[in-house]
RNA sequence: GCCGCGGUGGCGGAAUUGGUAGACGCACGGGACUCAAAAUCCCGCGAUCGCAAGGUCAUGAGAGUUCGAUUCUCUCCCGCGGCA
Numbered sequence: 001g002c003c004g005c006g007g008u009g010g011c012g013g014a015a016u017u018g019g020u021a022g023a024c025g026c027a028c029g030g031g032a033c034u035c036a037a038a039a040u041c042c043c044g045c046g047a048u049c050g051c052a053a054g055g056u057c058a059u060g061a062g063a064g065u066u067c068g069a070u071u072c073u074c075u076c077c078c079g080c081g082g083c084a
Base pairs, nucleotide, nucleotide: 001083002082003081004080005079006078007077010026011025012024019067028044029043030042031041032040046057047056048055049054060076061075062074063073064072
């Protein structure tokens, strides 16, 4: 340099004929149980603004297509693999 695959909450990882983003697990917070802890069980858990109701933003970055993009197209960045 060329080709292929990938990048989503704190971590792993779902969601694709384009239609509620973050299921599920771990971690974390609160509670139950216990003399106390572990284990187990229940609840909560993206960010920001707001007293609240609710609003806005968020899928590596930017742009394009579209009523609508994690998903399609283009450029770039990063990682892994292959070829030279």